Two RNAs folded together computationally: RNase P RNA and transfer RNA, 494 nucleotides in total.
Rfam match: Bacterial RNase P class A.
The prediction has a mean pLDDT of 75.
[in-house]
RNA sequence: CCAGACGGCCGGAUGGCCGCCCUCGGGCGCAAGCCGGGGGAGGAAAGUCCGGGCUCCAUGGAAGCACGGUGCCGGGUAACACCCGGCGGGGGCAACCCCAGGGACAGUGCCACAGAGAAGAGACCGCCAGCGCUUCGCCUCAUGUGCCCCUCUCGGGGUUGGCAGGCGAAUCCACGCCGGCAAGGGUGAAACGGUGCGGUAAGAGCGCACCGCGUUCCCGGUAACGGGAGCGGCACGGCAAACCCCACCGGGAGCAAGACCAAAUAGGGGUGGCGCGGCGGGCACUGCCCGCCAGGCUCGCUUCCGAGCUGCCAUCCGGGUCGGUCGCGCGAGGCGCCCGGUGACGGGCGUCCCAGAGGAAUGGUCAUCCCCUGCCGAAAGGUGGGGACAGAACCCGGCUUAUAGGCCGUCUGGCAUC
RNA sequence: GCGGGCGUAGCUCAGCUGGUAGAGUACGAGCUUCCCAAGCUCGGUGUCGCGGGUUCGAAUCCCGUCGCCCGCUCCA
Numbered sequence: 001c002c003a004g005a006c007g008g009c010c011g012g013a014u015g016g017c018c019g020c021c022c023u024c025g026g027g028c029g030c031a032a033g034c035c036g037g038g039g040g041a042g043g044a045a046a047g048u049c050c051g052g053g054c055u056c057c058a059u060g061g062a063a064g065c066a067c068g069g070u071g072c073c074g075g076g077u078a079a080c081a082c083c084c085g086g087c088g089g090g091g092g093c094a095a096c097c098c099c100a101g102g103g104a105c106a107g108u109g110c111c112a113c114a115g116a117g118a119a120g121a122g123a124c125c126g127c128c129a130g131c132g133c134u135u136c137g138c139c140u141c142a143u144g145u146g147c148c149c150c151u152c153u154c155g156g157g158g159u160u161g162g163c164a165g166g167c168g169a170a171u172c173c174a175c176g177c178c179g180g181c182a183a184g185g186g187u188g189a190a191a192c193g194g195u196g197c198g199g200u201a202a203g204a205g206c207g208c209a210c211c212g213c214g215u216u217c218c219c220g221g222u223a224a225c226g227g228g229a230g231c232g233g234c235a236c237g238g239c240a241a242a243c244c245c246c247a248c249c250g251g252g253a254g255c256a257a258g259a260c261c262a263a264a265u266a267g268g269g270g271u272g273g274c275g276c277g278g279c280g281g282g283c284a285c286u287g288c289c290c291g292c293c294a295g296g297c298u299c300g301c302u303u304c305c306g307a308g309c310u311g312c313c314a315u316c317c318g319g320g321u322c323g324g325u326c327g328c329g330c331g332a333g334g335c336g337c338c339c340g341g342u343g344a345c346g347g348g349c350g351u352c353c354c355a356g357a358g359g360a361a362u363g364g365u366c367a368u369c370c371c372c373u374g375c376c377g378a379a380a381g382g383u384g385g386g387g388a389c390a391g392a393a394c395c396c397g398g399c400u401u402a403u404a405g406g407c408c409g410u411c412u413g414g415c416a417u418c
Numbered sequence: 419g420c421g422g423g424c425g426u427a428g429c430u431c432a433g434c435u436g437g438u439a440g441a442g443u444a445c446g447a448g449c450u451u452c453c454c455a456a457g458c459u460c461g462g463u464g465u466c467g468c469g470g471g472u473u474c475g476a477a478u479c480c481c482g483u484c485g486c487c488c489g490c491u492c493c494a
Base pairs, nucleotide, nucleotide: 001414002413003412004411005410006409007408008407009406010405012369013368014367015366016365017364018363020040021039022038023037024036025035026034028033042389046400047399049398050397051396052395053394054254055253056252057251067250068249069248070247071246072086073085074084075083076082087101088099089098090097091096102245103244107243108242109239110238111237124185125184126181127180128179130177131176132175134170135169136168137167138166139165143164144163145162146159147158148157149156150155193211194210195209196208197207198206212234213232214231215230216229217228218227219226220225258326259325260324261323268317269316270315271314272313273312274311277293278292279291280290281289282288283287295310296309297308298307299306300305333352334351335350336349337348338347339346340345370387371386372385373384374383375382376381419490420489421488422487423486424485425484428443429442430441431440437474445461446460447459448458449457467483468482469481470480471479
């Protein structure tokens, strides 16, 4: 210098003018308002994906069922699905990064297509033994047949190795039958351990060595796990982000939680006054209550029928709504230093107070500077454009997602120079 | 604040106990007709909203993300 890895941080600065929200003080004021002081968005305030605080409801304790979640080990924490450290696996030359990473001999299920065979499987091509077929050689006239001779015929004799037959060898190639095998080919994401040597007719954990796997013991480690020795000839394919099993965790709801104050209207109840049909009953006596009927009003579209309600005035009480107040900003709080710990984090001391209102304020403009960039210019410089993602709503700890531009530190690989 | 659902062809929807995506309509071509419509035959149309993971394999299962729709307080 180039390429890269990891961690942390900033995310425009200052000033003028005009505004907005909250709060404190001052005097005038019923109030509106006036003057001055102080404070006023974020690293994610976002998504609402987890975990808590807080509040109400439910609940005798514990356990269990169902449902949901989490899932290597140890630690941190109020808690977590978060964080730290380690283990194992994978990727990268490396710094470093990624992993929902319990259980597949508890059971059920799935593994399309291709392929012989997809889970206690299978033989398509292939390899090999035997037999047949084929070729060559030999054998005896024992046999049949062929050929020759004698004979009228029956028949007899001879000959050859032609055919059949027997024996032996070959079996290079092709085919058939019956077996052995799973090494090789081929299919597939995956083929029932891998590589090598021996062995065999060919082969095969059939035997052996190493690796893998399982298991026993020993050693190290809190543990996950790692190392070593022995044994086992291999049984135990993959999928649980399929059902499921195991271990652990979870009562429900959410500031629209909840608490207090409290209009108008309507409705409920008490008291008083006025009014009020019939019948029955009760208390018990000129009233009150209950039931039934009648009347009235409302609803079911109308009738029938059914359901509900029962006059007026005054006054008081209680509940709820509108509205108001609280919850609501001192908190698992920020910053600095020291100590313990590899670290997450914990402890101690000092210091600071820092938005909170209501569907919601935190803005606009100008100047100078900063960063990026276009044009002009040799340069100095001049003149334009741009500065992200985004916006508190009860609070806190995390995760995830968005983010222009920039700064710092540590480390890795390469090149060059000393 | 709490909770639920949806996203697949131009449009409306299936498919979501994993095996390579379909129907209707629309569109294109041909037949039919003097011509059009209707009808018949054939055909294509797809980042399955996006990104990542599990798996041999994902529209389907899991996680993240984007967009859209809906319900929930109280009173009568």